The RNA shown here (transfer RNA) has 76 nucleotides and comes from a Saprospiraceae bacterium. The sequence was found in a public genome assembly. It matches the Rfam family "tRNA". About the family: Transfer RNA (tRNA) molecules are approximately 80 nucleotides in length.
[in-house]
RNA sequence: GCACCGUUCGUCUAUCGGUUUAGGACACUAGCCUUUCACGCUGGAGAGAGGGGUUCGAUUCCCCUACGGUGUACCA
Numbered sequence: 001g002c003a004c005c006g007u008u009c010g011u012c013u014a015u016c017g018g019u020u021u022a023g024g025a026c027a028c029u030a031g032c033c034u035u036u037c038a039c040g041c042u043g044g045a046g047a048g049a050g051g052g053g054u055u056c057g058a059u060u061c062c063c064c065u066a067c068g069g070u071g072u073a074c075c076a
Base pairs, nucleotide, nucleotide: 001072002071003070004069005068006067007066010026011025012024013023018056028044029043030042031041032040049065050064051063052062053061
């Protein structure tokens, strides 16, 4: 350089065109519980890399860019 794959809450992930003001676990946080802490229970906040396109409708499909991974070529 080329090819392929990936990028979603702080972390790990579900969702693969409409059921979603995107769900779950851990973490964080408020209250309850407890002599205290932990555990547990009930809540809360928290995410679609950037841009463009297709579509009635895009996190989902396509293109470009960025970043990461894997493979491969070249290295006079």